[in-house]
């Protein structure tokens, strides 16, 4: 300087041949308990890395850029 893989919730990850954004674990609030752990109900948290395009509509397609890896030189 190229090329390659990955960027989603406080963490760890699903996800989809373009059509409602999840899950576990965390957290909160509330029950079971004399009280702790266990444990059940419930909420809250997300401009899907950034910007543009293409579509009636983009996490998903395109092109362009930011980081982390990582292989060439």
């Nucleotide at each position: 300087g190229g090329g390659g893989u990955u960027g989603u919730a406080g963490c760890u990850c699903a996800g989809u041949u373009g059509g409602c954004a999840g899950a576990g674990c965390g957290u909160a609030u509330c029950g079971u308990u004399c009280g702790c752990a266990a444990u059940g109900a419930u909420a809250a948290g997300g401009u899907c890395g950034u910007c543009g395009g293409u579509u009636c509509g983009a996490u998903c397609c395109c092109g362009a850029u930011c980081a982390a890896c990582u292989c060439c030189a």
Transfer RNA from an uncultured Verrucomicrobiota bacterium, 73 nucleotides, folded computationally.
Model confidence (mean pLDDT): 81 of 100.
Rfam family: tRNA. Rfam classes the family as a transfer RNA.